Predicted 3D model of a 350-nucleotide part of an RNA (small-subunit ribosomal RNA, central domain) from uncultured Kangiella sp.
The coordinates come from a structure-prediction model, not an experiment, and the mean pLDDT is 88.

Context: one part of a larger RNA
RNA sequence: CUGGGCGUAAAGCGCGCGUAGGUGGAUAAUUAAGUCAGAUGUGAAAGCCCAGGGCUCAACCUUGGAACUGCAUUUGAUACUGGUUAUCUAGAGUACAGUAGAGGGGAGUGGAAUUUCAGGUGUAGCGGUGAAAUGCGUAGAGAUCUGAAGGAACAUCAGUGGCGAAGGCGACUCUCUGGACUGAUACUGACACUGAGGUGCGAAAGCGUGGGUAGCGAACAGGAUUAGAUACCCUGGUAGUCCACGCCGUAAACGAUGUCAACUAGCUGUUGGGUAUAUUAAAAUACUUAGUGGCGUAGCUAACGCGAUAAGUUGACCGCCUGGGGAGUACGGCCGCAAGGUUAAAACUC
Numbered sequence: 001c002u003g004g005g006c007g008u009a010a011a012g013c014g015c016g017c018g019u020a021g022g023u024g025g026a027u028a029a030u031u032a033a034g035u036c037a038g039a040u041g042u043g044a045a046a047g048c049c050c051a052g053g054g055c056u057c058a059a060c061c062u063u064g065g066a067a068c069u070g071c072a073u074u075u076g077a078u079a080c081u082g083g084u085u086a087u088c089u090a091g092a093g094u095a096c097a098g099u100a101g102a103g104g105g106g107a108g109u110g111g112a113a114u115u116u117c118a119g120g121u122g123u124a125g126c127g128g129u130g131a132a133a134u135g136c137g138u139a140g141a142g143a144u145c146u147g148a149a150g151g152a153a154c155a156u157c158a159g160u161g162g163c164g165a166a167g168g169c170g171a172c173u174c175u176c177u178g179g180a181c182u183g184a185u186a187c188u189g190a191c192a193c194u195g196a197g198g199u200g201c202g203a204a205a206g207c208g209u210g211g212g213u214a215g216c217g218a219a220c221a222g223g224a225u226u227a228g229a230u231a232c233c234c235u236g237g238u239a240g241u242c243c244a245c246g247c248c249g250u251a252a253a254c255g256a257u258g259u260c261a262a263c264u265a266g267c268u269g270u271u272g273g274g275u276a277u278a279u280u281a282a283a284a285u286a287c288u289u290a291g292u293g294g295c296g297u298a299g300c301u302a303a304c305g306c307g308a309u310a311a312g313u314u315g316a317c318c319g320c321c322u323g324g325g326g327a328g329u330a331c332g333g334c335c336g337c338a339a340g341g342u343u344a345a346a347a348c349u350c
Base pairs, nucleotide, nucleotide: 004321005320006319007304008303012318014201015200016199017198021194022193023192025088026087027086028085029084030083031082033081034080035077036076037075038074039073040072041071042070049065050064051063052062053061054060091191092188093187094186095185096183097182098181099180103177104176105175106174107173108172109171110154115149116148117147118146119145120144121143125136126135162169163168206247207246208245209244210243211242215241216240220236221235222234223233258317259316260315261314262313263312266295267294268293269292270291271290272289273288274287275286276285277284299306300305323350324349325348332343333342334341335340
């Protein structure tokens, strides 16, 4: 060096885009770099190995051979890989016509509910709990009716339903905008896959500046409980939760399963398209395609389980793992306003 692995045992970067690099469809011609064959030169001797010989044997010595798997030059071969040229359409993409969707940004609008305020009616309680108390209320609460204000979230529809690369996305309307799927034709002609570095996006909490604040609610205060109760329960309540802009860059960021491609029994549900059949239509049936679920064959797996959405059989490329603790820590670097993040050891110990 090769050889093992990564759903749950250690191990898939949170997710994209993409540079270098690696890998790459079909046909023909050409080249001959890789590859293969021959020849020549060289590959010191000794040693190792083989066959003999000499010391009475052996060690030892000696003769010959083989080997020296290499390098260079040269002559050829051309299947595969590479280079060059030409052509192609099955990969990839573009045009056209449709379809579905909580995909994203901005603006506007709406109703229910909570709270507060104002007014009416009305009187002694309300609230809360396992039971209570703190709290609110005769300065008129709670209940009920009317009106107003303001903020946040959008019941039903709602569905292992949909969309998105992931994080995530749910009232309605308008507007700007990304992607996907389906159909039939035309066009480009390998334009592809992956992707070290790099770069962008990235829940919640947190941070900065300025707003906003209905409800909820870390911290905090009080009441209970308790041996104690810095908790669980109750009454309040500040940051925060919301908006704009800028940071942070982490999560059990999970399918604990990297991306792409090919192949490998079936059955069944559901979402979006297409075709056909019969039919008045709604709908139904069959086939097909892109998703999303439940079973299951072969196979795989330590087992659990996975099973065309693979953890099966293969290929391409990247990332990662190598006993537990020390430790995702110290030091240093880089990033950050900070909190901290990222990269990442060792001594020692079992």